[in-house]
RNA sequence: GGGGGUAUAGCUCAGUGGUAGAGCACAUGCUUGGCGUGCAUGAGGUCCUGGGUUCAAUUGCCAGUGCCAUUG
Numbered sequence: 001g002g003g004g005g006u007a008u009a010g011c012u013c014a015g016u017g018g019u020a021g022a023g024c025a026c027a028u029g030c031u032u033g034g035c036g037u038g039c040a041u042g043a044g045g046u047c048c049u050g051g052g053u054u055c056a057a058u059u060g061c062c063a064g065u066g067c068c069a070u071u072g
Base pairs, nucleotide, nucleotide: 001071002070004068005067006066007065010024011023012022013021018055026042027041028040029039030038048064049063050062051061
């Protein structure tokens, strides 16, 4: 250099053209003499960036950027 994969909550990852979720972590309450465990509730996202298609894009298209492996 070529072709390919990936980018979503603090972390690991789902998700589908129609207002985005789980587990862990975090906060609060209950439980305990206390810690932990358990239960309940809550907070936390410009869905990598820009453009275009569409009534509507996290999703489909184009380009860019980071990362991953692969090939020469």

Predicted 3D model of a 72-nucleotide RNA (transfer RNA) from Camelus ferus. The coordinates come from a structure-prediction model, not an experiment, and the mean pLDDT is 83. RNAcentral records the identical sequence in 3 taxa. It matches the Rfam family "tRNA". From the family's description: Transfer RNA (tRNA) molecules are approximately 80 nucleotides in length.